[in-house]
RNA sequence: CGCUCAUCUAGAGCGGUGGAGGGACAGGCCCUCUGAAGCCGCGGCAACCAACGGACUCAGUUCGUAGGUGCCAAUGCCUGAUCGAUGAGUU
Numbered sequence: 001c002g003c004u005c006a007u008c009u010a011g012a013g014c015g016g017u018g019g020a021g022g023g024a025c026a027g028g029c030c031c032u033c034u035g036a037a038g039c040c041g042c043g044g045c046a047a048c049c050a051a052c053g054g055a056c057u058c059a060g061u062u063c064g065u066a067g068g069u070g071c072c073a074a075u076g077c078c079u080g081a082u083c084g085a086u087g088a089g090u091u
Stems, first nucleotide, its partner, number of pairs: 002090007013042005021031003025080004043072003047069003051065006076083001
């Protein structure tokens, strides 16, 4: 990269650097020099996975801890699509 499954109306910042873009794509509509994207530091949220421990109506449900990814404008911003993103598994 491809394939399979699941989820995507909730939640979550501050500072430094940077200097004009960004919201995947198209059409809209938004954010942005009252500072975009990117990078760095600390912080946070809790979707999935795995580990340990506890409880219960006990082969399941739930809570906590810290871990692996992820995420921290707007319903994946809206609409469209032989669209997208994230997690787990797999050739």
SAM riboswitch aptamer (S box leader) from an Acidimicrobiia bacterium, 91 nucleotides, folded computationally. The model forms 97% of the base pairs in the Rfam consensus. It was read from a public genome assembly, where an Rfam model found it. The organism belongs to Acidimicrobiia, within Bacteria. Its mean pLDDT, the model's own confidence on a scale to 100, is 84.